[in-house]
RNA sequence: AGCGAGAAGGGCAAACACGUCGCGAGGCGUGGACGCAAAGCCACGGGCCUGAAACUCUCUAGGGAGAAAGGCAGCCGGGUUGCCGAAC
Numbered sequence: 001a002g003c004g005a006g007a008a009g010g011g012c013a014a015a016c017a018c019g020u021c022g023c024g025a026g027g028c029g030u031g032g033a034c035g036c037a038a039a040g041c042c043a044c045g046g047g048c049c050u051g052a053a054a055c056u057c058u059c060u061a062g063g064g065a066g067a068a069a070g071g072c073a074g075c076c077g078g079g080u081u082g083c084c085g086a087a088c
Base pairs, nucleotide, nucleotide: 002088003085004084011036012035016031017030018029019028020027021026034074040080041079042078044077045076046075047072048071049070050069055066056065057064058063059062
């Protein structure tokens, strides 16, 4: 350094419920634990999701689309920081 124990000390917290913010996806708080060795952080590439407004395009008079606007880091890659130390 790779790697990841019926290891130690700890950490995070899905669904769901309640409160709250948001048009929404969803965020935050409390409870709660399905799970997690980066389930810490960053939307850079792919992916998925949203649709009130602005922008662009389009058909035309309120619809449709977007490389625009947003969300997901617990979808996969990538970047970055980091605790512990059995076996190999």
Model confidence (mean pLDDT): 86 of 100. Predicted 3D model of an 88-nucleotide RNA (c-di-GMP-I-GGC riboswitch aptamer) from a Bacillota bacterium. The model forms 95% of the base pairs in the Rfam consensus. The organism belongs to Bacillota, within Bacteria. Rfam family: c-di-GMP-I-GGC riboswitch aptamer. Gene Ontology term of the family: cyclic-di-GMP binding. It was read from a public genome assembly, where an Rfam model found it.